[in-house]
RNA sequence: CGAGAAAGGCUCCUUCGGGAGCUGAGUAAAGUGGCGAAAGGGUGAGUAAUGCAUAGACAACCUACCCCUGAGAUGGGGAUAACGCUUCGAAAGGAGUGCUAAUACCCAAUACUGUCUCGACUCCGUGGAGUCGAGAUGAACGGAGGCCUCUGACUCAAGCUUUCGCUCAGGGAGGGGUUUAUGUCCUAUUAGCUUGUUGGUGAGGUAAUGGCUCACCAAGGCAGCGAUGGGUAGCCGACCUGAGAGGGUGACCGGCCACACUGGGACUGAGACACUGCCCAGACUCCUACGGGAGGCUGCAGUCGAGAAUCUUCCGCAAUGCGCGCAAGCGUGACGGAGCGACGCCGCGUGGGUGAUGAAGGCCUUCGGGUUGUAAAGCCCUGUCAGUUGCUAGGAACCGCAGGUGGUGAAUAGCUGUCCAGUUUGACGUAAGUAGCAAAGGAAGCACCGGCUAAAUACGUGCCAGCAGCCGCGGUAAUACGUAUGGUGCGAACGUUGUUCGGAAUCACUGGGCCUAAAGAGCGCGUAGGCGGUUGGGUAAGUCAAACGUGAAAUCCCCCGGCUCAACCGGGGAACUGCGUCUGAAACUGUCCAGCUAGAGUGCAGGAGGGGAGAGUGGAAUUCCUGGUGGAGCGGUGAAAUGCGUAGAUAUCAGGAGGAACGCCGGUGGCGAAAGCGACUCUCUGGCCUGCCACUGACGCUGAGGCGCGAAAGCUAGGGGAGCAAACGGGAUUAGAUACCCCGGUAGUCCUAGCCCUAAACGAUGGGCACUAGGUAGAGGGAACUCCGAUGUUUUCUCUGCCGGAGCUAAUGUAUUAAGUACCCCGCCUGGGGAGUAUGGUCGCAAGGCUAAAACUCAAAGGAAUUGACGGGGGCUCACACAAGCGGUGGAGCAUGUUGUUCAAUUCGAAGCAACGCGAAGAACCUUACCCGGGUUUGACAUGCUUGGGGCCGCCUAGAGAUAGUUUAGUGCCUUCGGGAACUGAGUGACAGGUGCUGCAUGGCUGUCGUCAGCUCGUGUCGAGAGAUGUUGGGUUAAGUCCCGUAACGAGCGCAACCCUUAUCCUUAGUUGCCAGCAUUUCAUGGUUGGAACUCUAAGGAGACUGCCGGUGACAAACCGGAGGAAGGUGGGGACGACGUCAAGUCAUCAUGGCCCUUACGACCUGGGCUACACACGUGCUACAAUGGUCGGUACAGAGGGUUGCAAGGCCGCGAGGUGGAGCUAAUCCCAGAAAACCGAUCCUAGUCCGGAUUGCAGUCUGCAACUCGACUGCAUGAAGUCGGAAUCGCUAGUAAUCGCGAAUCAGAAUGUCGCGGUGAAUACGUUCCCGGGCCUUGUACACACCGCCCGUCACACCAUGGGAGUGGGUUGCAAAAGAAGUGGGUAGACUAACCUUCGGGGGGUC
Repeated sequence: CGAGAAAGGCUCCUUCGGGAGCUGAGUAAAGUGGCGAAAGGGUGAGUAAUGCAUAGACAACCUACCCCUGAGAUGGGGAUAACGCUUCGAAAGGAGUGCUAAUACCCAAUACUGUCUCGACUCCGUGGAGUCGAGAUGAACGGAGGCCUCUGACUCAAGCUUUCGCUCAGGGAGGGGUUUAUGUCCUAUUAGCUUGUUGGUGAGGUAAUGGCUCACCAAGGCAGCGAUGGGUAGCCGACCUGAGAGGGUGACCGGCCACACUGGGACUGAGACACUGCCCAGACUCCUACGGGAGGCUGCAGUCGAGAAUCUUCCGCAAUGCGCGCAAGCGUGACGGAGCGACGCCGCGUGGGUGAUGAAGGCCUUCGGGUUGUAAAGCCCUGUCAGUUGCUAGGAACCGCAGGUGGUGAAUAGCUGUCCAGUUUGACGUAAGUAGCAAAGGAAGCACCGGCUAAAUACGUGCCAGCAGCCGCGGUAAUACGUAUGGUGCGAACGUUGUUCGGAAUCACUGGGCCUAAAGAGCGCGUAGGCGGUUGGGUAAGUCAAACGUGAAAUCCCCCGGCUCAACCGGGGAACUGCGUCUGAAACUGUCCAGCUAGAGUGCAGGAGGGGAGAGUGGAAUUCCUGGUGGAGCGGUGAAAUGCGUAGAUAUCAGGAGGAACGCCGGUGGCGAAAGCGACUCUCUGGCCUGCCACUGACGCUGAGGCGCGAAAGCUAGGGGAGCAAACGGGAUUAGAUACCCCGGUAGUCCUAGCCCUAAACGAUGGGCACUAGGUAGAGGGAACUCCGAUGUUUUCUCUGCCGGAGCUAAUGUAUUAAGUACCCCGCCUGGGGAGUAUGGUCGCAAGGCUAAAACUCAAAGGAAUUGACGGGGGCUCACACAAGCGGUGGAGCAUGUUGUUCAAUUCGAAGCAACGCGAAGAACCUUACCCGGGUUUGACAUGCUUGGGGCCGCCUAGAGAUAGUUUAGUGCCUUCGGGAACUGAGUGACAGGUGCUGCAUGGCUGUCGUCAGCUCGUGUCGAGAGAUGUUGGGUUAAGUCCCGUAACGAGCGCAACCCUUAUCCUUAGUUGCCAGCAUUUCAUGGUUGGAACUCUAAGGAGACUGCCGGUGACAAACCGGAGGAAGGUGGGGACGACGUCAAGUCAUCAUGGCCCUUACGACCUGGGCUACACACGUGCUACAAUGGUCGGUACAGAGGGUUGCAAGGCCGCGAGGUGGAGCUAAUCCCAGAAAACCGAUCCUAGUCCGGAUUGCAGUCUGCAACUCGACUGCAUGAAGUCGGAAUCGCUAGUAAUCGCGAAUCAGAAUGUCGCGGUGAAUACGUUCCCGGGCCUUGUACACACCGCCCGUCACACCAUGGGAGUGGGUUGCAAAAGAAGUGGGUAGACUAACCUUCGGGGGGUC
């Protein structure tokens, strides 16, 4: 804007079926038209710059709605949706035809300061602003309300009025577009990129500048201040952390950008290339009649999936805001609220007071107690939150309507301004607040307790289970695991995990390093860059200062205020350390100008030199060749051999050839940038030093890239090749010897030309400049002085060394030649391994070089210094350690111990030295711990309690015995008369008992290094410290013994001495010992009287101390020699064993923690076993014989033992022994004969007259008992063995060897053990070597300490990475092909209302 419902309601009519009108309502719904939909909301895929941040520019631009100003709004026209009819399709959706309206559309008029073109002037200066003139060109729309005052008209059209719209032009505000500068991650194993690329002219295009696009022209543009490429990423205000500087982040809130299923595209519009618009392509989902269609939650909720993990399909437009509308109002998952989640921040509660019988229970315990703990209970209070019953705020201001009062108007209308005791709007909300009620009633957990780090005990477990942030806990006493109790910390939370910053000065701007810890390029020349002497002037880029603009708000900070506080919120301030503009200052840096001479360079006069390049020359030596002499070897090694040699070597003489290297001088001496350079001469050439002080006038220093030089080895081509010599051959060595040694020998070493480019290329020390104590030596120059040809003194410049102070350094060390103090420039480092490797790039002929990671793995790797230990390192030194000797073992037989084996058991322990004749100084039973069997359970042994009794002993029976049973006699001891002490039967429960385990839980004791000489401390001093010094050094000793020296001075434990014994003497004493003299006696005798001299005994003394002499030594300590002496240098022997080592030995001597057994792992008994026997080992005895065996005779000891004993004489026996018993409690008696020796005899070298094993028979003794299993005797038997392989042991003097005697244990049972005496040697040059020890020093990658540490292969398993026939995906570069939609253009066709027309058509438009 046109057309225009329905239900319901009211009125009327009715044929009672219903119909008409009004209302509902100009409403719902559809359409035309306008505005909005480009905002708001979401997300961070893309983007390293078309982005963002900050500050600018646009004279090169646009802007709907809003505000202000000026002007206008006239006259006409043609359609088309809706709708009606027809029609296609499953649907979505169309097609045809007919009608109609507009603020939809079109034409004409008019018009300014609009736009375009041209001209003039002023200001300005990219296409700007203003004024004037000419020409061309461009607009419009009405709607709503009210009224009849004006005009018209005669009841309302026009008109008037109010208001909303409309057109043109100018301005504003806000919004946008474009553009400039600066800033904005990692990577150079990305170094070159770019052709519309860079610029110009012209045109096109856009709102607008511009290669934005096109044509033509030029060849530019960017890049080491990092272009291009690759990877990653939205940016900022801000947030977290940090003292700051920084580092990390970009959730929420705010600004900007980008995106909307993925990719492309335009349309509309003021604005989009458009989240809930369109077209196309693709993937996916859905519908379908299979023809075709539909869709886009990175809006709010919600679903699914993935995941360690993230909410309600809630209420409302009441508030704030936005869009449309005149408005009422409508819309709004924006927004306001509620819900869920301890996800965060803040606040509050889970009660307060009192209460000691320190309750019960728990836990621990030294068993007394402690702790939980005023904690609980009990008593007295309070009432927050939750519960329940009432009451009552704020968020509400508006708008509209009604009323009052102004403005406009003709108006009391309408519109509009303003006022109001009017009316009206609440999702939250069963909320906030407040009053009452009841009752301590409903409300506490988590982590930790070894150290860091606040907080510990018990039990369980036993390198298991487990813990662990780091160090690390756990293998039978776990504050570390698990539990409990207690404690500590925090508390509606507490721990864990992940991430970021801090500590971390551990990337060091603030604020690190590079001799040896990681780190100075092998050396130079030099580009860019960085830094740069002195004076004056200018400038003002850096620098400093003021002002102005900006640095959005929020955040952070300060102040004030509002919720009872706080979190939270509001107001104000400060700050935002930045950027820009402008005005100043001029010291410093920069820049410009003009000077200076101290840096640097030039000149002149001298000087030293293996500096470099080229050419030539020389002698010695090696080798080879020729010739001579000569005649058997040479050569080589630890020793040999291969090799050479009678075909004449080696040796020697003469001559010749050839190559390489240059003796002496020669020297921490010289030169060179480094690598490096050594006979002599010539030519060319670089650098350095000194003196003079003439010249230039900052010309300088360093040096990313770059360029050059660069030992040896190696490579290419051509020469050369004497010696040497990788590879290779041979000989040795060796288990082997792809080595060391020897004989040969090729590349190579040499020259020319060209590569390679690395070294412990080292002073492990980049270059330059300045400053900062000395001493001493050398090299090259100069000056002055002196007693001036020599010599000397002082001084100066340059170079090369040593010592050393301050300083520095982790220390070692360095120290004017810095590693000191400062400045400038370059290179390099950031835990060890992987790895200077892979890959990529680049260089090279190759070999390889340069550049240079990661995965993975470890908790260290490393430096300097200290103490030990060790060394097939050094020096000194000791010891029966070796050597020199003597005698053994290893071979035989036997004894004894052990392994192994066996067994019912062969009990257990000891294991290199330092276990093995050991515990065991003595296993037939016992011992005895083992085995079989039999019996026992408060026990064989101890204490306590109850009770009975008397002790007890003997006899008998059964039994293997333990044991069981029977029986006789008897009434003990002491007494303060109360009782007590022993003994015994029964009972009881505490307990006894264990030779069961752990010596790696322990005490004690012992072994060993080792009778080795060491081990330490206090104070002082040195060092940052560990530590050192003392304690080392020079001597000396058996000795850390002593002396001297000495930053040490002292002291302790050890050494020695003190103790015992032995050797000499003296004194005293004199029996049981002794007997010289005097007596006496006997066959004989110290037998006796006597003696006290001697021996001896056993007490006390003396003696020996390097005291004396000589020498050596340092005037010392001490050593050597001597005298004297019984003894001489600790006289001999013993006892005595430092700090410590070996987890040495022992739980079986004893003691003992813990664990284990308790009618047995305790205790008793019989028998057996410890005594076994293919073998092996240790320790011994006896031998193998003549230095002997056998027989006969004759001497000489010491030390012991003896009453459960030793036992004489006598007698018996061949003997072991028996019998018997004197004497002896021992200097008295006995064991008790000592033996070897000596004197005779015999044997005559033989398995014997050696040797005695084994076996048979017969005996003796001990003992309850000799079978398993004793010792001894007699007779008989008569084995092996003729001096012992490899190897190995002891001993230095009264010792080895040899001979016998005794004792302990013990009933008996020694070849063992411990003692005793007799006889009685040899040898020691000496410290090279073997073993062990001590001191000093040195190296060390060892510290469980060389039996250490540690490297590589292989085998197996696992992890990570690489290769791998290949295969799949992604991204990117280059080059092509096809190509949707769409935009622009071209061509062709068809259709066509407005306007014009000469009526033919044209213009324009559409498809």